Molecule: c-di-AMP riboswitch aptamer (ydaO/yuaA leader)
Organism: uncultured Solirubrobacterales bacterium
């Protein structure tokens, strides 16, 4: 000097997921750390009137409708939806594979163009919920590490 690997600090990213304050506990000169604990603000989600929207599918029973039985289902968070091939000891809410609605990064921020790179999952109510004012319930987590001196307005800061 180069290269890998971990730890740590500082900026930083995804997300609603941050702040105060009480009580405890630790340490203390100042002060400061922590919490199967409580309250609040903030942000975020859900239900749940009028009105407005809607009047579900197949089958059966009735001339037909009404109705009535069966059968299936239906819904929420989130960017995470659809569609094609293909594969099975499994025929399924599966597997994989290309793509796709949408989504997120490129380091002062806001938008918008280009160009690059990624995501395009999971989880959860329990036959049940459209919207939706007053009310009424809950969440405040978890995981990571960008490098394009691009261009265009504006702003902010600092000169």
């Nucleotide at each position: 000097c180069g290269c890998c690997a971990g730890a740590c600090a500082a900026c930083g990213c995804c997300g609603a997921g941050u702040c105060c304050g009480g009580c405890c506990u630790c340490u203390c000169a100042g002060g400061g750390a922590g919490g199967a604990c409580c309250g609040g603000a903030g942000c975020g989600g859900g239900g749940a009137a009028c009105c407005c929207a809607a009047g579900a599918g197949c089958g059966g029973c009735c001339u037909c409708a009404a109705g009535c039985c069966g059968u299936a289902g239906g819904g929420g968070c989130g960017a995470a939806u659809c569609g094609u091939c293909g594969c099975c000891a499994g025929u399924g809410u599966g597997c994989g594979a290309c793509g796709u609605a949408g989504c997120g990064u490129g380091a002062u921020c806001u938008u918008u163009c280009c160009c690059a790179c990624g995501c395009g999952a999971g989880c959860c109510c329990g036959u049940c919920a459209g919207c939706u004012a007053a009310c009424c319930c809950c969440g405040u987590a978890g995981g990571c590490a960008c490098u394009g001196a691009g261009a265009a307005a504006g702003a902010a800061a600092g000169g």